[in-house]
RNA sequence: UAUGAUAAAGCCAAACCAAUCGUAAGAUUGGGACGGAAAGUCACGGGUCUUUUCGACGCUGAGCUUUCUUAAAAUUCGAUAAAGAUAGCCGGAUUGCCAACU
Repeated sequence: UAUGAUAAAGCCAAACCAAUCGUAAGAUUGGGACGGAAAGUCACGGGUCUUUUCGACGCUGAGCUUUCUUAAAAUUCGAUAAAGAUAGCCGGAUUGCCAACU
């Protein structure tokens, strides 16, 4: 340095519950343990998610008499857009405990 044990000393804490914060994704604290050898730290690359914006769709209304113009809800879908979330999605950067076997 690689590697990672039915080892030792310790560490972290998913889901869920409560409180608080946030439009939301989610975060913090406490309880709680599914797991974790970086489940320490950093949003740098990719992914996913949220909100906004824009576009598609067009319920419906108006004009109009034509498959045209215009306004346009909810939902859904999309984005080389913007702002965020996630480090326990992956990669990367960086720091670090222990030491059997090889």

c-di-GMP-I-GGC riboswitch aptamer from a Desulfobacterales bacterium, 102 nucleotides, folded computationally. Taxonomically the source falls in Desulfobacterales (Bacteria, Pseudomonadati, Thermodesulfobacteriota, Desulfobacteria). Of the family's consensus pairs, 95% are formed in the model.